[in-house]
This record gives sequence, structure tokens and C1' cells, in this order.
RNA sequence: GGGCCUGUAGCUCAGUCUGGUAGAGCACCUCGUUUGCAACGUGGGGGCCACGGGUUCAAAUCCCGUCGGGUCCA
Repeated sequence: GGGCCUGUAGCUCAGUCUGGUAGAGCACCUCGUUUGCAACGUGGGGGCCACGGGUUCAAAUCCCGUCGGGUCCA
């Protein structure tokens, strides 16, 4: 330098193919149960979906570029 994969909640990841309300588990907060803790149960908070631009009524999703990570080739 080139090819491919990847970036979404504090963490691990779905959702992207086929555009239409951003989700799950764990973690965190509240309440219940307990003498207390754990476990369990109820409710709740937390994301401008890596960044910039484009297409569209509408973009995490499609297109272009940039950056970070992984991997292969040279």
C1' cells in the first nucleotide's frame, strides 16, 4: 500500500440482508419478601447507533469519504 471483517446502553451482543417507535442479558437505582445479606419478584434510569457528507417523506440500516480495532496478502 491492497483485500475482507468489525464499531449500537457501564459490559457482552441482537437489530442491518428486506429503510418505518432503538432492543435483550448482565450491571446500576427504587420497592416487596428477610433480623440482616444473598437469591427471587415489581417498577425505573441510561444511546444524538465511531465521525462527516449524500439519497429519501423517513437512515443504526442504502451510497461515498474519514478514523479506530481485527485478520490476510505484499
Description:
Transfer RNA from an archaeon, 74 nucleotides, folded computationally. The prediction has a mean pLDDT of 82. Rfam family: tRNA. Rfam links the family to the GO term triplet codon-amino acid adaptor activity. By type it is a transfer RNA.